[in-house]
Context: one part of a larger RNA
RNA sequence: ACCGGAGAGUUAUGUUAACUAGCAAGGUUAAGCUUAUAGGAGCGGAGCCGCAGCGAAAGCGAGUCUUAAUAGGGCGAAUUAGUUAGUUGAUAUAGACCCGAAACUGGGUGAGCUAGCCAUGGGCAGGUUGAAGUUUAGGUAAAACUAAAUGGAGGACCGAACCGAAGUACGUUGAAAAGUGCUCGGAUGACCUGUGGUUAGGGGUGAAAAGCCAAUCGAACCCAGAUAUAGCUGGUUCUCGCCGAAAUAGCUUUAGGGCUAGCGUUAACAAAGUAUUUUAUGAAGGUAGAGCACUGAAUGUGUGAUGGCCCCACCUCGGGGUACUGAUCCCAAUUAAACUUCGAAUGUCAUAAAAGUAAAGUUAGCAGUCAGACUGUGGGUGAUAAGGUCCAUAGUCGAGAGGGAAACAGCCCAGACCGCCAGUUAAGGUCCCCAAAUUGAUGUUAAGUGGAAAAGGAAGUGGAGAUGCACAGACAACUAGGAGGUUGGCUUAGAAGCAGCCAUCCUUUAAAGAGUGCGUAAUAGCUCACUAGUCGAGUGAAUCUGCGCCGAAAAUGUACCGGGGCUAAACAUCAUACCGAAACUGCGGAUUUGAAACUAGAUUUCAAGUGGUAGGCGAGCGUUCUAAGUGCGAAGAAGGUAGACCGAGAGGACUAUUGGAGCGCUUAGAAGUGAGAAUUCCGGU
Numbered sequence: 001a002c003c004g005g006a007g008a009g010u011u012a013u014g015u016u017a018a019c020u021a022g023c024a025a026g027g028u029u030a031a032g033c034u035u036a037u038a039g040g041a042g043c044g045g046a047g048c049c050g051c052a053g054c055g056a057a058a059g060c061g062a063g064u065c066u067u068a069a070u071a072g073g074g075c076g077a078a079u080u081a082g083u084u085a086g087u088u089g090a091u092a093u094a095g096a097c098c099c100g101a102a103a104c105u106g107g108g109u110g111a112g113c114u115a116g117c118c119a120u121g122g123g124c125a126g127g128u129u130g131a132a133g134u135u136u137a138g139g140u141a142a143a144a145c146u147a148a149a150u151g152g153a154g155g156a157c158c159g160a161a162c163c164g165a166a167g168u169a170c171g172u173u174g175a176a177a178a179g180u181g182c183u184c185g186g187a188u189g190a191c192c193u194g195u196g197g198u199u200a201g202g203g204g205u206g207a208a209a210a211g212c213c214a215a216u217c218g219a220a221c222c223c224a225g226a227u228a229u230a231g232c233u234g235g236u237u238c239u240c241g242c243c244g245a246a247a248u249a250g251c252u253u254u255a256g257g258g259c260u261a262g263c264g265u266u267a268a269c270a271a272a273g274u275a276u277u278u279u280a281u282g283a284a285g286g287u288a289g290a291g292c293a294c295u296g297a298a299u300g301u302g303u304g305a306u307g308g309c310c311c312c313a314c315c316u317c318g319g320g321g322u323a324c325u326g327a328u329c330c331c332a333a334u335u336a337a338a339c340u341u342c343g344a345a346u347g348u349c350a351u352a353a354a355a356g357u358a359a360a361g362u363u364a365g366c367a368g369u370c371a372g373a374c375u376g377u378g379g380g381u382g383a384u385a386a387g388g389u390c391c392a393u394a395g396u397c398g399a400g401a402g403g404g405a406a407a408c409a410g411c412c413c414a415g416a417c418c419g420c421c422a423g424u425u426a427a428g429g430u431c432c433c434c435a436a437a438u439u440g441a442u443g444u445u446a447a448g449u450g451g452a453a454a455a456g457g458a459a460g461u462g463g464a465g466a467u468g469c470a471c472a473g474a475c476a477a478c479u480a481g482g483a484g485g486u487u488g489g490c491u492u493a494g495a496a497g498c499a500g501c502c503a504u505c506c507u508u509u510a511a512a513g514a515g516u517g518c519g520u521a522a523u524a525g526c527u528c529a530c531u532a533g534u535c536g537a538g539u540g541a542a543u544c545u546g547c548g549c550c551g552a553a554a555a556u557g558u559a560c561c562g563g564g565g566c567u568a569a570a571c572a573u574c575a576u577a578c579c580g581a582a583a584c585u586g587c588g589g590a591u592u593u594g595a596a597a598c599u600a601g602a603u604u605u606c607a608a609g610u611g612g613u614a615g616g617c618g619a620g621c622g623u624u625c626u627a628a629g630u631g632c633g634a635a636g637a638a639g640g641u642a643g644a645c646c647g648a649g650a651g652g653a654c655u656a657u658u659g660g661a662g663c664g665c666u667u668a669g670a671a672g673u674g675a676g677a678a679u680u681c682c683g684g685u
Base pairs, nucleotide, nucleotide: 001685002684003683004682005681006680011094012093013092014091015090016089017088018087019086020085021084022083023082026049027048028047032043033042034041035040053060054059063075064074065073066072097235098234100232104225105224106223107222108221109220115199116198117197118196119195120194121193122192123191124189126158127157128156129154133150134149135148136147137146138145162186163185164184166183167182168181169180170179201217203213204212205211238620239619240618241617242616243615248261249260250259251258252257262369263368264366265365266364267363268362269361274359276355277354278353279352280351281350282349283348289342290340291339295336296335297334299332300331302329307324308322309321310320311319312318372397373396374395375394376393377392378391379390380389381388402413403412404411417589418588419587420586422585423584424583428579429578430577431564432563433562437576439575440574441573442572443571444570450566456550457549460547461546462545463544464543467540468539469538477534478533479532480531481530483507484506485505488502489501490500513528517526518525590610591609592608593607594606595605596604597603598601621674623671624670625669626668627667628666629665630664631663632662639658640657641656642655643654645652646651
């Protein structure tokens, strides 16, 4: 891993609701007792619930309490249905659907491992060093001291046994639940070790690492309390039918849990044109927009208070000026979520009318939900970031399949009862992959734009309406001119059109700037504006707009059309045809609810339905056992194997074969009643 088997809402006693049955202003017994046919029957009225309430109570009573009150008010009556038993749903108390802690407490068992200690034993090859002391000699007054010899100390040295474990390789389902190889540390000591003993769990022991206390230690192990508790995770077993949510509010030592409300379901009741929609009328409001009268913000001109500075005066009063400051006011033009002299559309409420048959309401039983997601729109927050976050509003997903978007919960179309080798359409499509137009008309694009992107840039190209110049000859090109006062003045070493500053006139002219650019040290030189000629028809500068171009670099491989490929098979406008879904229609069938009919049956007809998670409700299938009835079986039961049968399904027959002794069916009843999942348990392979 697979196969087989085991495996989870039970039981008791209360409460409460529905249903069924009995009796009914009553209903009912409990313990106990008796008993021929007995988990049965009879007796048993204690007790309990109901029939009357009010008051704290005494108490009174259809009333009572409060109170001085006959007032008012509160709770009642007036308006009578209960009770006993059973079944089912839910709930309380119990282990209470099942499995799962880490832990806590109690009583015991452990120091044959290991830590310390006590008692008593044992062990340490060999080699080296050479302390004190002593002796002798020297030395001294005597010592001290010196030398040699002797001596044999040491948590001394080297190094086996022994004890350890610093490095590394291997080993890592090992040879081994800690080892092996090589290297390494101690090796007369705080050394190693045998045997016997001792200290025990909040306790021991510890040269201290929270180490060790039997492969277990930040509190051992065993048994018990014990099915501890688990607002947490996982799992929870047959079928079909009807309806069908929520991810919100308030409160919460509350935030991944609860309670109440909201939203679901089931039953009963009542039902007025109820809910809802449309129209009309009326009403409240201060959003969008707008505006600047208020409150603020903010710009400019004018005015110019106050203050500053300068001058005159200075005894004081003062006077004048100001390229400073800039209040107030007028004018003009702005601005606001927390501004409003204004002000919608929607939405909301009420009334009326029309449509509208349950969608609404009340009561009761049972829930689930309290992590929501994205998209469009209006906003807050953020950076007018986020597949961000928080509201509002609508939709979809959630709980929704089908078609489209290549693929793609939340986008577009559309809501799947079942069947059909029938038809029509939606979104989207119609060259091939791939069903259907190589369809028609008019344009655009040349960039593979289409088939990714900005500021910005450009004689790309289409359209539109204005405008300047132009046969009295425009634009471009070519030929010629482009002068004089003058080298304008200043500045400067120089400044002559052309470094810079100021001014920018006059004359001759067809025309020619006190000069457009290049140039020179400064001149010179080239050129332009401007003019004439040649030529002979359009040309110039802008605006709006369609489609394109550049801007444009990324990491596995083309890789920014799904692909092929396309110049339309791209884009724009128009038209016709076709394809295209579980939509709609047709035919057949099932089922639910409602209505109607009759022969009163779940019979027929008609109408409307039948996606679905949590969840509510209904109807069934199967397993084991029991009772009654009725059957089968050695002429072969159950079980196994195979098969093209029946049923909407859970499932049920039949036949053959195997098997070799029990097993069905009907109607009721009772449950150890259904497995694929729980890192489930046991066995097998």